[in-house]
RNA sequence: GGGUCGUUAGCUCAAUUGGCAGAGCUGCCGCCUUUUAAGCGGAGGGUUCAGGGUUCAAUUCCCUGACGACCCA
Numbered sequence: 001g002g003g004u005c006g007u008u009a010g011c012u013c014a015a016u017u018g019g020c021a022g023a024g025c026u027g028c029c030g031c032c033u034u035u036u037a038a039g040c041g042g043a044g045g046g047u048u049c050a051g052g053g054u055u056c057a058a059u060u061c062c063c064u065g066a067c068g069a070c071c072c073a
Base pairs, nucleotide, nucleotide: 001072002071003070004069005068006067007066010025011024012023013022019056028042029041030040031039049065050064051063052062053061
C1' cells in the first nucleotide's frame, strides 16, 4: 500500500428479503434464609463508532472517515 471482517446496554453477544432494538451475565430492588451463598421474582439501563446519502421508514443498503483483528504485498 491492497483486500476481508468487526464496532449495538457496564461485560459477552443476537436482531433471517429495511418496519416502533432483545437475550444472558454483572449491578439495583424484593422474596426465601438466623445471616451469607444458592434459588425465585421485578424494574431499570442504548444518541446501534462518527459524518453524509437513498427511502414514507436505516442496526440493516451506499459513500467517506476512526479504531481493532486477520490475509496479501

RNAcentral holds the sequence, with entries from ENA and MGnify. A computed fold for a 73-nucleotide RNA from Calothrix sp. MO_192.B10, annotated as transfer RNA. Its mean pLDDT, the model's own confidence on a scale to 100, is 80. NCBI's taxonomy places the organism under Bacteria, Bacillati, Nostocales, Calotrichaceae, Calothrix. It matches the Rfam family "tRNA".